[in-house]
RNA sequence: UCGUGACAAAAGCAAACCAGACGAAAGCCUGGGACGCAAAGUUACCUGCCUGUCGCUCUCGCAGAGCUAUGGUAGAGGAACCGCCGGA
Numbered sequence: 001u002c003g004u005g006a007c008a009a010a011a012g013c014a015a016a017c018c019a020g021a022c023g024a025a026a027g028c029c030u031g032g033g034a035c036g037c038a039a040a041g042u043u044a045c046c047u048g049c050c051u052g053u054c055g056c057u058c059u060c061g062c063a064g065a066g067c068u069a070u071g072g073u074a075g076a077g078g079a080a081c082c083g084c085c086g087g088a
Stems, first nucleotide, its partner, number of pairs: 001088002004086002012037002017032004022027001035075001041081003045078003048073003055067005
């Protein structure tokens, strides 16, 4: 340095689910728990996906419907940054 992950070793993360805290929700945090992960490390920059508070629109009626990201997802893909061991 790499369109590298055969064999090892040392570590690491942790889906579903359960309990508790937060949140309007999506979701997130802590503990338990392991489906998986060689970047399942970090960043919402691009695409996607989830939610729909505030707000706007409509019908109008206190109710309902639609739109809406400033919320979220890094374990959907891309990009950027950074990293352990082995291999070449």
Predicted 3D model of an 88-nucleotide RNA (c-di-GMP-I riboswitch aptamer) from a Gammaproteobacteria bacterium. Its mean pLDDT, the model's own confidence on a scale to 100, is 87. The source organism's lineage runs through Bacteria, Pseudomonadati, Pseudomonadota and Gammaproteobacteria. It was read from a public genome assembly, where an Rfam model found it.